[in-house]
Molecule: c-di-AMP riboswitch aptamer (ydaO/yuaA leader)
Organism: Actinomycetota bacterium
RNA sequence: GAACAAGACCAGCCGAGUCUCGGGCGUCCAGUGCGACCGGGAGCGGGGGACCCAAUCUGUUGGGGCUAAGCGCUCGCAAUUCGGAGCGCCGCGCAGACUCUUAGCGCGAGCCCGUCAGCUCACCUCGUAGGCACACCACAAGAGCGGUC
Numbered sequence: 001g002a003a004c005a006a007g008a009c010c011a012g013c014c015g016a017g018u019c020u021c022g023g024g025c026g027u028c029c030a031g032u033g034c035g036a037c038c039g040g041g042a043g044c045g046g047g048g049g050a051c052c053c054a055a056u057c058u059g060u061u062g063g064g065g066c067u068a069a070g071c072g073c074u075c076g077c078a079a080u081u082c083g084g085a086g087c088g089c090c091g092c093g094c095a096g097a098c099u100c101u102u103a104g105c106g107c108g109a110g111c112c113c114g115u116c117a118g119c120u121c122a123c124c125u126c127g128u129a130g131g132c133a134c135a136c137c138a139c140a141a142g143a144g145c146g147g148u149c
Stems, first nucleotide, its partner, number of pairs: 007149004012132003018042006025035003043128006053118001062116001063113004070089006090108005098144005
């Protein structure tokens, strides 16, 4: 130095929503600390946008976007609707590194554009939030594959 084997550890979750630089403000006795705000950069995420291809689509039964948040059937109330319940298919999340499978437990909401948008190089543009857990829950199982000691 390499290979193999064993043991321990790898700092919560959903989400693109993180990191960094500068500015003044507040806080602190003070500050190169901390906090929020404003602006810039990187990273990540979204939208618009040619040829070609696709589409014969739309035209109030408008159309479209973000997101997992769609489709179909049945039921009762109402009896035009609206809201509700169940089932099936499908989609999404689940816990102390990561991936896959199985089991189990949950979710399928909300918001936006404004008559308009398929894909799409160049190009243009927007966001970088919010919410939850800690109390054995997440200490369900199998397989694969990493890093550090």